[in-house]
Molecule: transfer RNA
Organism: Candidatus Aenigmatarchaeota archaeon
RNA sequence: GCCUGGGUAGCUCAGCUGGUUAGAGCGCUAGACUCAUACUCUAGAGGUCGCGGGUUCGAAUCCCGUCCCAGGCACCA
Numbered sequence: 001g002c003c004u005g006g007g008u009a010g011c012u013c014a015g016c017u018g019g020u021u022a023g024a025g026c027g028c029u030a031g032a033c034u035c036a037u038a039c040u041c042u043a044g045a046g047g048u049c050g051c052g053g054g055u056u057c058g059a060a061u062c063c064c065g066u067c068c069c070a071g072g073c074a075c076c077a
Base pairs, nucleotide, nucleotide: 001073002072003071004070005069006068007067010026011025012024013023019057028044029043030042031041032040050066051065052064053063054062
């Protein structure tokens, strides 16, 4: 340098062929339970979907640019 995959909540990840409210588990907070803690149950908070543009009535999803991570290939006088 080229190719492929990935970047979504604090962490690990799902999200189909663009569609009406952006989710799960763990964690966190509060409550219930308990003498108390843990477990368990219930509820809640937490997101500019890496970033910037574009297309569209509508974008996490499609297109362009760009940054970062992993793997492969090439080069290596």